[in-house]
RNA sequence: GCGGAUGGUCGGACGGCCGCGGGCCCGCAAGGGUUCGAGGAAAGUCCGGACUCCAUGAAACAAGGGUGCCGGGUAACGCCCGGCGGGGGCAACCCCAGGGAAAGCGCCACAGAGAAGAGACUACCUCCGUUCGCGGGGGAAAAGGUGAAACGGUGGGGUAAAAGCCCACCGCGGGACUGGCAACAGGACCGGCACGGCAAGCCCCACCCGGAGCAAUGCCAAAUAGGGGCCUCGCGCGGGGCUGGUCCGGGAAACCGGAUACCGCCGCAGGGACGCUUCAGCCCGAGAGGCCCGGGUUGGCAGCUAUAGGCGCGUCGGUAACGGCGCGUUCAGAGGAAUGGUCGUCAAGGGGGGCAACCCCUGAACAGAAUCCGGCUUACAGACCAUCCGCGCAC
RNA sequence: GCCGGUGUAGCUCAGCUGGUAGAGCACGUCAUUCGUAAUGAUGGGGUCGGGGGUUCGAGUCCCUUCACCGGCACCA
Numbered sequence: 001g002c003g004g005a006u007g008g009u010c011g012g013a014c015g016g017c018c019g020c021g022g023g024c025c026c027g028c029a030a031g032g033g034u035u036c037g038a039g040g041a042a043a044g045u046c047c048g049g050a051c052u053c054c055a056u057g058a059a060a061c062a063a064g065g066g067u068g069c070c071g072g073g074u075a076a077c078g079c080c081c082g083g084c085g086g087g088g089g090c091a092a093c094c095c096c097a098g099g100g101a102a103a104g105c106g107c108c109a110c111a112g113a114g115a116a117g118a119g120a121c122u123a124c125c126u127c128c129g130u131u132c133g134c135g136g137g138g139g140a141a142a143a144g145g146u147g148a149a150a151c152g153g154u155g156g157g158g159u160a161a162a163a164g165c166c167c168a169c170c171g172c173g174g175g176a177c178u179g180g181c182a183a184c185a186g187g188a189c190c191g192g193c194a195c196g197g198c199a200a201g202c203c204c205c206a207c208c209c210g211g212a213g214c215a216a217u218g219c220c221a222a223a224u225a226g227g228g229g230c231c232u233c234g235c236g237c238g239g240g241g242c243u244g245g246u247c248c249g250g251g252a253a254a255c256c257g258g259a260u261a262c263c264g265c266c267g268c269a270g271g272g273a274c275g276c277u278u279c280a281g282c283c284c285g286a287g288a289g290g291c292c293c294g295g296g297u298u299g300g301c302a303g304c305u306a307u308a309g310g311c312g313c314g315u316c317g318g319u320a321a322c323g324g325c326g327c328g329u330u331c332a333g334a335g336g337a338a339u340g341g342u343c344g345u346c347a348a349g350g351g352g353g354g355c356a357a358c359c360c361c362u363g364a365a366c367a368g369a370a371u372c373c374g375g376c377u378u379a380c381a382g383a384c385c386a387u388c389c390g391c392g393c394a395c
Numbered sequence: 396g397c398c399g400g401u402g403u404a405g406c407u408c409a410g411c412u413g414g415u416a417g418a419g420c421a422c423g424u425c426a427u428u429c430g431u432a433a434u435g436a437u438g439g440g441g442u443c444g445g446g447g448g449u450u451c452g453a454g455u456c457c458c459u460u461c462a463c464c465g466g467c468a469c470c471a
Stems, first nucleotide, its partner, number of pairs: 001391010012346007020037007039366001043377002046375005051213004064209005069083005084098001085096004099204002104202002106198003121144002124139006152170006171193001172191003177186003217302004227293007235285001236265001239284006245260006295470003309331001310329008349362005396467007405420004414451001422438005444460005
């Protein structure tokens, strides 16, 4: 110098004029003064919480959903940090939903002989037959071929040809022991190979999760037909009525009258006394809750912004994420919704001209809070800083 | 602001536990007719909204993103 990798910061500055929203002060009011006023993503709403209401004894199980190597951090997380294993890159470094396929089920299209306890198309060896083209039987699975994937690989021995059939090494399975908190790594020795892939298919294992969301929720005010329909619940085995049953009394009978409770208690509704018994069905009522139709309003206050706090500095612990301690700091709170416009000067950078000093033009991104935090993801013109890697050149 | 759903041919929709994507209408050509319509035969047309991942293989499974649609105020 060129090319890359990682982490971080900024994403205009100053001033004049006009204007907008909140707080405080002055003023009877009109108004005036002062102070504060968008982001790294305020976005997507993908996760995790705070907060509020609803449901619910607690817990467990079931259903449904989620997470998934190990250790740590955190209020919590699917986030972050550090390791392990696998993959990519010459390297710095980057990527991985990364538990279980010998619990079970399912799938593996086409091609291919054969796709999960499966198999022989070509080719090989051998026997028999032969019209010498080949046909049939047997052996074997090394070679060719198909496929994403073919039931270990290479070399040697062995054989009619072959084959873990045998041997060495590698792979694979088990594994005493060693190191490590662990994932895991190494591994004496044993086994002739038995165990294909898919769980972002069902599933199994471990762990986590009640639901809804600030248009939550609470209060005030205004207005309306304070309306209608349906369903459920209880009014206490005991709301009211009717009918029936049962019992008692009267009566020759039809029938008439009366009773159908008391006490305790509110538990998963029980107890004793008298007693032959003390119930059933239907309807109605006022009440509560839910859904639907219809009607009215489009107001105000709280929640509302500062605390699991954020930001800045220092210090201590930790490899780090992060945590402890100390100091400083009014750090937006609007609510159909403010945070803006214009002019001037200047600056990083970019383009053009000039030998140069210098001059001219430009000076731009994504985007905008809406209950609040912690993350993730996505969008983003341009500029700057730090560390590291590779190549080339010079010393 | 919060919550839910849908994207497949020009239009309306299917597509089940992954295996080379269909139906109806529309469109083109031919037949029929004097001609048109209807009818019959035949044919074309698809980045399955975009991107990435899992898998041998994705419309389908997972992640991310874009577009569109719907619901949610209070009182009584």

Predicted 3D model of RNase P RNA and transfer RNA as a complex of 471 nucleotides.